The RNA shown here (FMN riboswitch aptamer (RFN element)) has 205 nucleotides. Its Rfam family is "FMN riboswitch aptamer (RFN element)". From the family's description: The RFN element is a highly conserved domain that is found frequently in the 5'-untranslated regions of prokaryotic mRNAs that encode for flavin mononucleotide (FMN) biosynthesis and transport proteins.
[in-house]
RNA sequence: GUUUUCCUUCGGGGUCGGGUGAAAGUCCCAACCGGCGGUGAUCGGGCGAUGCGGGCAUUUGGGGUCAACCUCUGUGCAGCGCCGCUCGUCAGUCCGUGACCCGGGCUGUACCACAUUGGAGCGCUAGCGCGCACAACUGGCACGGAACGGUGGACCUGGUGCAAAUCCGGGACCGACAGUAAAGUCUGGAUGGGAGAAGGAGAUC
Numbered sequence: 001g002u003u004u005u006c007c008u009u010c011g012g013g014g015u016c017g018g019g020u021g022a023a024a025g026u027c028c029c030a031a032c033c034g035g036c037g038g039u040g041a042u043c044g045g046g047c048g049a050u051g052c053g054g055g056c057a058u059u060u061g062g063g064g065u066c067a068a069c070c071u072c073u074g075u076g077c078a079g080c081g082c083c084g085c086u087c088g089u090c091a092g093u094c095c096g097u098g099a100c101c102c103g104g105g106c107u108g109u110a111c112c113a114c115a116u117u118g119g120a121g122c123g124c125u126a127g128c129g130c131g132c133a134c135a136a137c138u139g140g141c142a143c144g145g146a147a148c149g150g151u152g153g154a155c156c157u158g159g160u161g162c163a164a165a166u167c168c169g170g171g172a173c174c175g176a177c178a179g180u181a182a183a184g185u186c187u188g189g190a191u192g193g194g195a196g197a198a199g200g201a202g203a204u205c
Base pairs, nucleotide, nucleotide: 001205003203004202005201006200007199008198009197010196017029018028019027031185032184033175034174035097036096037095038094043088044087045086046085047084048083051082052081053080055077056076057075058074061072062071063070064069092173093172101150102149103148107144108143109142111140112139113138116136117135118134121130122129123128124127155171156170157169158168159167177188178187179186
């Protein structure tokens, strides 16, 4: 480093100011916010190289009629840009995904019931019958619930450029459910769930 099992921790932001009204963070004006992974012409760092373009220095030589000066060529230096590698970073509306809601129901817990089996023990005709509690199994019912599936919002324009869904400018748009004066921002389910992130331990090649 690969694959894999387990553990721990972390894992969502936002109504300034005003209007109407009896009442609004819910309406109106205005303000504010953007989960996770990917991609990404973003931005920044490091390393490499010296082909091209810059930069600096300068010898010989050519040119500007001439010293200075300018310029071309040559040489050297550095490594600024292009270039290669690498690290970090960059999208609410591009791809996927989580939360909410719907389906699903491996399975878990509690309770109930009949039959069966086991069962302390009891009866007798002595190997058969009965059988408390409890357990197993089966069925029912209630509550929870994994995999998996469904549903689920939103972008145009100008610029740059070989190329823009992502960069820069401008304008726009979107945001579960329940409650309540109609909610992306308040309260609640939620001390929940969670895409995932970081770290640790074991196994494996």